[in-house]
Context: one part of a larger RNA
Molecule: small-subunit ribosomal RNA, central domain
Organism: uncultured bacterium
RNA sequence: UUGGGUUUAAAGGGUCCGUAGGCGGACUAAUAAGUCAGUGGUGAAAUCCUAUCGCUUAACGAUAGAACUGCCAUUGAAACUGUUAGUCUUGAAUUAUUUUGAAGUUGGCGGAAUGAGUAGUGUAGCGGUGAAAUGCAUAGAUAUUACUCAGAACACCGAUUGCGAAGGCAGCUGACUAAGAAUAUAUUGACGCUGAUGGACGAAAGCGUAGGUAGCGAACAGGAUUAGAUACCCUGGUAGUCUACGCAGUAAACGAUGGAUACUAGUUGUCGGGGAAAUUGAGACUCGGUGGCUAAGCGAAAGUGAUAAGUAUCCCACCUGGGGAGUACGAUCGCAAGAUUGAAACUC
Numbered sequence: 001u002u003g004g005g006u007u008u009a010a011a012g013g014g015u016c017c018g019u020a021g022g023c024g025g026a027c028u029a030a031u032a033a034g035u036c037a038g039u040g041g042u043g044a045a046a047u048c049c050u051a052u053c054g055c056u057u058a059a060c061g062a063u064a065g066a067a068c069u070g071c072c073a074u075u076g077a078a079a080c081u082g083u084u085a086g087u088c089u090u091g092a093a094u095u096a097u098u099u100u101g102a103a104g105u106u107g108g109c110g111g112a113a114u115g116a117g118u119a120g121u122g123u124a125g126c127g128g129u130g131a132a133a134u135g136c137a138u139a140g141a142u143a144u145u146a147c148u149c150a151g152a153a154c155a156c157c158g159a160u161u162g163c164g165a166a167g168g169c170a171g172c173u174g175a176c177u178a179a180g181a182a183u184a185u186a187u188u189g190a191c192g193c194u195g196a197u198g199g200a201c202g203a204a205a206g207c208g209u210a211g212g213u214a215g216c217g218a219a220c221a222g223g224a225u226u227a228g229a230u231a232c233c234c235u236g237g238u239a240g241u242c243u244a245c246g247c248a249g250u251a252a253a254c255g256a257u258g259g260a261u262a263c264u265a266g267u268u269g270u271c272g273g274g275g276a277a278a279u280u281g282a283g284a285c286u287c288g289g290u291g292g293c294u295a296a297g298c299g300a301a302a303g304u305g306a307u308a309a310g311u312a313u314c315c316c317a318c319c320u321g322g323g324g325a326g327u328a329c330g331a332u333c334g335c336a337a338g339a340u341u342g343a344a345a346c347u348c
Base pairs, nucleotide, nucleotide: 004319005318006317007302008301012316014201015200016199017198021194022193023192025088026087027086028085029084030083031082033081034080035077036076037075038074039073040072041071042070049065050064051063052062053061054060091191092188093187094186095184096183097182098181099180100179103177104176105175106174107173108172109171110154114150115149116148117147118146119145120144121143125136126135162169163168206247207246208245209244210243211242215241216240220236221235222234223233258315259314260313261312262311263310265294266293267292268291269290270289271288272287273286274285297304298303321348322347323346330341331340332339333338
């Protein structure tokens, strides 16, 4: 490199957008670049292969043929690919109507709880644990009542629920923005799929500046436990958690399953639409999502099974024994932490 692979053995990029490139729906005509056929030229000799011959054989050599799968020119063919011109509607998109949801951004509002402050009642404990102690409390705690303040999170509803490209998203409500689905009177007419480089987004922790800080709580301190206890348990508690603007760019970023399209036997839930005739109503049926159980098939098995890991096509990414090692070195990025790219010796 080919082949073979990528749920769990090595291997799907965290996600999307998109450049180049690759691939691409139906019909008609033209063309002849690819493609196919014929002819001519060339493809040195030797080598290789075949046949015959010569050294006693062989190696070796001689002669002839074949081959040199290629390239060039020319004459044709026109199915397929390409190109050009025209047409089409089923792919894709637009529009209109209806509709869905914890989709996003930014305002406003709400109650419960927690903590704090002030005042009242009230008196000796409270708190905590396996048991205790540290801690709090006669300077009046805990408990309880009233008022006030603060920050953070939104019980029940709530669900194999829903929405989003992924990360993720949950009190109520306004504004703005985006997305999906159904229907078809209409419109465009292949405008599509994928996507190296690139761009944007990207949990938590972390970093910078400025705020905020109720609860929780790395570090830290104390009390226990223990042989020890740099822990598990308890009392405190700083960063942080929250907001704004930047940085960082990683996760078991998981369905450990890349994206798109088509096809392939059933059954049972659920979410959101549509639903003729008839009608008091409902269902059948149907489209799009989301779950369970299975047939065939696939699979090493577990399992998967129309939301495929089945049957096919197109494009991208990645893998090639374990360790060394996601390390060293170099480069790029970053304030740093570090991230990305990424070996070898050696060893089994």